Background
The part of an RNA shown here (large-subunit ribosomal RNA, domain I) has 541 nucleotides and comes from an activated sludge metagenome.
Context: one part of a larger RNA
Order: sequence, then structure tokens, then C1' cells
RNA sequence: AGCGCAUGGCGGAUGCCUUGGCUCUCGGAGGCGAAGAAGGACGUGACAAGCUGCGAUAAGCUGCGGGGAGGAGCAAAUAUCCAUUAUAUCCGCAGGUUUCCGAAUGGGGCAACCCAUCACGUUGAAGGCGUGAUAUCCUGAGCAAUCAGGAGGCGAACCCGGGGAACUGAAACAUCUUAGUACCCGGAGGAAAAGAAAACAAUAGUGAUUCCCCAAGUAGUGGCGAUCGAACGGGGAAUAGCCCAAACCGUGAUUGUUUCGGCAAUCACGGGGUUGCAGGACCACGACAAUCAAGACCAGUCAGAAGCGGAAGUUUCCUGGAAAGUAAUACCGCAGGGGGUGAUAGUCCCGUACGCGUAUCGACUGGUGGCGAUAGUGGUAUCCUGAGUAGGUCGGGACACGAGGAAUCCUGACUGAAUCUGCCAGGACCAUCUGGUAAGGCUAAAUACUUCCGAGAGACCGAUAGUGAACCAGUACCGUGAGGGAAAGGUGAAAAGCACCCCGAACAGGGGAGUGAAAUAGUACCUGAAACCGUGCGCUU
Repeated sequence: AGCGCAUGGCGGAUGCCUUGGCUCUCGGAGGCGAAGAAGGACGUGACAAGCUGCGAUAAGCUGCGGGGAGGAGCAAAUAUCCAUUAUAUCCGCAGGUUUCCGAAUGGGGCAACCCAUCACGUUGAAGGCGUGAUAUCCUGAGCAAUCAGGAGGCGAACCCGGGGAACUGAAACAUCUUAGUACCCGGAGGAAAAGAAAACAAUAGUGAUUCCCCAAGUAGUGGCGAUCGAACGGGGAAUAGCCCAAACCGUGAUUGUUUCGGCAAUCACGGGGUUGCAGGACCACGACAAUCAAGACCAGUCAGAAGCGGAAGUUUCCUGGAAAGUAAUACCGCAGGGGGUGAUAGUCCCGUACGCGUAUCGACUGGUGGCGAUAGUGGUAUCCUGAGUAGGUCGGGACACGAGGAAUCCUGACUGAAUCUGCCAGGACCAUCUGGUAAGGCUAAAUACUUCCGAGAGACCGAUAGUGAACCAGUACCGUGAGGGAAAGGUGAAAAGCACCCCGAACAGGGGAGUGAAAUAGUACCUGAAACCGUGCGCUU
């Protein structure tokens, strides 16, 4: 030195565990904010660095309700207190307090700071101090001064609108694609948007919108490349329909005109009226009844906070440190979901099924009452039925559809109708036929989402996994900054966490002793693999 056997060190794999995650389901909630939010700074404890809570009333104050023997958070120590049968701690609900910054709003500012003005108070006066007011924009009122109301900011996704890429794919690349995606801006709601046919269809019919399944990767589109990609129709979910403008009638104001009787125009308001079997105005007749219904009040039911009750072995033997295990023998079950307890417990503990409870709030039903809303028949062809609109040309965009034979929709420029014997559409266009009635508006449900709250589930993870984060993590640390971003869980059933003695310079470390089932479980703590480093013995050289 090698090999073998044994035994250690180092190291932290593996196994087991789970406080934490991940993905969903059902229900709730779907907002907070000038009455100052979200988020912070600084304070606040007997001692107090951090976290948590709270705000100069500062781990808290008040009221109501619950609860009932122990309490003064994490947090074990000391001190000092509170409470013990009902005003402790604690839990629920409602109030009060709530420094400074922050939309931040009196002015300023390098956020958490500085400096004001006015009124009132304090003072004999001034200074100082205390309380209140003092930002901007919009709307309304007002001659104005000014007054009143609103907005502003934050928030995970979902939604609508205004803008809007590139990498990429086309095996290069330019039309095309990625994609109206990412991203930016504006706005809203618990949903949003859309929505009651100028719609589809095809000789038969349907009857607002939205969403799902099929139709169908079809018809189409397309450097006919890569791609993109419907509709009709069928089956479902959910269902709900309405209001203006105008004609006509009237009131008021102003203006014009006047033969002073009026007439006309404009504006504002009221009635009327709302559709395609055209309807309405107008004229004639008829009805005054019925139906629906906001908000409010009363009653009942249901749901609902903290919480309350809640069955049945602590029976015996054995093993063991420990029984819930084994063996035996009982019992409950509308409860054999789950968790804990010294190993695996229906009957030990917390619970569970079930039942009860109720402040406040809510839902539903019934009643009272009622703001309001709604209707018929016939006649006539005088009036009305949304104009810089529809349509056209040029240029773009949206439609599955890339300008194409290109209908349909939107519109930057230029143009520009008709008026119910009207007008639009049915994929160029024309005729016939059919369907509809544009140029005003509102509208629940079915649909989308989950920051958040409650309950639950998993052929999801189990500490290099699962969130970046099981642990004081968006922390430490890095970066001027935007930003990037870790590592780190486990003694034991219980600290019983090693009194005392010895070695040692020792508050290092160790040897005894003691605890414990175990200390090769000693806080460098479960198990403790390998690499790597030793020690003893044997063999070989």
C1' cells in the first nucleotide's frame, strides 16, 4: 500500500410525518373611498427587539347578547394585577376613539415634514396653543357675491369601447398568418354586452336577444400556399315585453302683424299616440268595467351570529414505557364523517347524526292600501309615421368571404332621394313573388369571472415536491433603477432539557452519576444511504 472482517467520523439521501400548498364543487358576497379608502410611517406593554393587535381612550373603551373558571396575544421567565356563580379572560353584534402620510383636497414639499389665512376660545395685550373652515373640475340656482349636489383614488378576473405590435407560421419572404392576440387608454356592473325584425326562409313556414350540442372542419375563403372558416336547419337552457318623436288638441312666454276681434311663428310644458292583417291623427259609435302594478305598513313562515343539548365499557386477561393492539365478554347507533389521547378507540376527550337558539339583516307568502299603466267597432284617404338620412362615387374598415360577379354593415371626402300608389331586403343586376317597415330609446333570465367569506371534495404534492414563500418571505440579499429574488420543517408520550462529582485554562468539549422505553433520542437532537476520512484485527506484497 492493497484486499477482507469489525467499528467510528463526516454527510444528509431514503423511509415515515404535516402545520403549507394545488385543483375543483356548493352556497354567500361581488365592492371600498372626501363621513378620507387601499396601502403605509410613527407610536402603543411593568420590563418590550420582532410579529400580531390597537391609535394619544393606543395587546385597548362602551352597550347588548353568549359563556362560565380560570386569566393578563405569539411567549416558556419575573413582578404586579383581574376573576372564581357572575360586569375576569374569551366569543358574536353594534357603537366610540382612530396621530401623521397617502385621491390627500389651505399653500408648499426630498410621502409620513415645513409654512399659512379667517372665525371662535384661552390671555390685560401680543406671541403661542386649541377647535373649525379654506383644493380643483362638472351640474343646478343666482345679475353677482355665493350656495347646493356630484366627481376624483384603490381593487383579482370577467365585460364594453378607443388605439394596436412583433417574434412566429408560410420550412426563405412581401399579400397572408401570429391577431384584432399581447400591450396602452377610457368606462361600467355584479354581471357586462346584445335584444323585440327595414330578421330569416322559400311557394312550406319561423317569429327579440344570449348561451350550449349538432349541422361541420361541411359550404366557402385562400401567394386556392400556410391557413382561415360560416349560415340555414334540428335539439336543448332561459323566456317578457315595452316607451318616445310626429300628426291632432291645449296652456304659458316671446316675437311679428292687425281692420284691435284675432291670426301666425318660435320656444317650453301637458294631453294624445307608437304600428306592417299597416297603424295613428280625424269623424261616428261604444265602455268606465276589468286586469296588472312600484314604494309603504301589518301578520305569518323560512333562513340566519356567538352558542346549547347530544347515545353507548374507561369491563377483564396478556404483551408493552404507554393499549386504542391481542384474547374474552357487553352496549349505542337518525351518531361506524373527522380529529385527539403514551401504538390501531363507534361506546375516554373534542365532535358527528339529530334537535334547539336568536340580536341584526334578508327571503317568501298572505292581507291593507295604492303612485301609476293598459282596451273595442266602423268610416274616410285630408294629415302624420325619425333627412344632410337611405342610396351613389372615391378611399378604408367589419362581415368565415384577401375587390372578387360581392350582396350586407360602419364611415374619412364629395354628393344626395322617396313619403304608404312610399321605402328596404331576399349575395351583382332586372322582373315576378315573398318577407319586413331604417335613419329615437329602455329591457329580467339562461351566459362570463372569483380578490374575498363559509362548508366540503381529490386514482393532486409531501419539504430539490407542492405557491417564490409549511419556518417572522416578496423577507435576507443583489441592482442607481425598473426589477430580480433565495436558503431554511421533525428531541421526547411528557422537558422529565442531565442535580451532583471528575478531567480541562474554560461559559469549549468530554467522562461518570441521574432522567427516560430509548441519550448511537442531549436541543450540531426521528430514521441516518453513498461519496470522503479514520481506528483495530487478519491475509498478501
The full RNA is in RNAcentral, with records from SILVA.